[in-house]
The part of an RNA shown here (small-subunit ribosomal RNA, central domain) has 347 nucleotides and comes from an uncultured bacterium. The coordinates come from a structure-prediction model, not an experiment, and the mean pLDDT is 91. The RNAcentral record of the full RNA draws on ENA. It matches the Rfam family "Bacterial small subunit ribosomal RNA".
Context: one part of a larger RNA
RNA sequence: CUGGGUGUAAAGGGAGCGUAGACGGUAAAGCAAGUCUGAAGUGAAAGCCCGCGGCUCAACUGCGGGACUGCUUUGGAAACUGUUUAACUGGAGUGUCGGAGAGGUAAGUGGAAUUCCCGGUGUAGCGGUGGAAUGCGCAGAUAUCGGGAAGAACACCGAUGGCGAAGGCAGCCUGCUGGGCCGCCACUGACGCUGAGGCGCGAAAGCUGGGGGAGCGAACAGGAUUAGAUACCCUGGUAGUCCCAGCCGUAAACGAUGGGCGCUAGGUGUGGGGGGACAGUCCCCCCGUGCCGCAGCCAACGCAUUAAGCGCCCCGCCUGGGGAGUACGGCCGCAAGGCUAAAACUC
Numbered sequence: 001c002u003g004g005g006u007g008u009a010a011a012g013g014g015a016g017c018g019u020a021g022a023c024g025g026u027a028a029a030g031c032a033a034g035u036c037u038g039a040a041g042u043g044a045a046a047g048c049c050c051g052c053g054g055c056u057c058a059a060c061u062g063c064g065g066g067a068c069u070g071c072u073u074u075g076g077a078a079a080c081u082g083u084u085u086a087a088c089u090g091g092a093g094u095g096u097c098g099g100a101g102a103g104g105u106a107a108g109u110g111g112a113a114u115u116c117c118c119g120g121u122g123u124a125g126c127g128g129u130g131g132a133a134u135g136c137g138c139a140g141a142u143a144u145c146g147g148g149a150a151g152a153a154c155a156c157c158g159a160u161g162g163c164g165a166a167g168g169c170a171g172c173c174u175g176c177u178g179g180g181c182c183g184c185c186a187c188u189g190a191c192g193c194u195g196a197g198g199c200g201c202g203a204a205a206g207c208u209g210g211g212g213g214a215g216c217g218a219a220c221a222g223g224a225u226u227a228g229a230u231a232c233c234c235u236g237g238u239a240g241u242c243c244c245a246g247c248c249g250u251a252a253a254c255g256a257u258g259g260g261c262g263c264u265a266g267g268u269g270u271g272g273g274g275g276g277a278c279a280g281u282c283c284c285c286c287c288g289u290g291c292c293g294c295a296g297c298c299a300a301c302g303c304a305u306u307a308a309g310c311g312c313c314c315c316g317c318c319u320g321g322g323g324a325g326u327a328c329g330g331c332c333g334c335a336a337g338g339c340u341a342a343a344a345c346u347c
Stems, first nucleotide, its partner, number of pairs: 003319004007301002012315001014201001016199002021194001023192001025088002028085004033081002035077008048066007091191001092188003095184002098181001103177004108172002110154001114150008125136002162169002206247006215241002220236004258314006266292011296303002320347003329340004
């Protein structure tokens, strides 16, 4: 002396529950496993270090000492860790009173719009574009009025707003149901935090079976554009998009920022709850969500009580670029593929 990192340079697991494990509040008594200390035994020789000596020197070698950081036994200490006992309430949880919310799930229901069908009015165009054309229309379209059918999505409210662990969640009503917040401070008494494996969740696309299909629309066809145009633009249009059941398990799954706890100036909006004052317009507390900003941090940008600051605990991950998130193997999947994950070679 015995790593440094992880917002943007390589690096936070997509997210949760939780097993093993790691870590763990206040005060007391006991034990003595860890820990500290005394003693004894052992720690072969060689080697190593120090001193002295022998070959003319050295290498080599003889002798003496040290060290051998360890182990075992035994005496002792009790602050810390551990453990036992009996306590505590500040962590955590329960109860109770309130109240917010697109949290989830199931069933029902509403209006606007769109398309199609039927009927009325009505006549030569409509549509589309930068301009056109393909397309539709005298077998009566477009426009307009009335009636009917279907599927999908919910304008305004709407937010710089809310809820959820994340993915995500939005018309309205009802049933069932999860979580969080505030007040009271009654109860339990450390019951906690994290979490390798594991388990369930997980946008879109995609897959299997069945249904549905209005609009939109990969593929595809046609019309344009162009030197070409396997595009951008236009006219059509299948899968799909929707529902049920089952798979897939990925993402710029992003705050590109893992979770928990404590500490460290303020200012100003906003959502939920509570308290005080005044009768309104103000002040205070807790929880959430934004902006600005000090100390501090940072390569800079910036972060800054919602930290990227100061600390502790636990997990994931990184270690030059390409090769490559690939090959091989294994596991998973119906498949598509996913997860795990190299090397040669090269700069």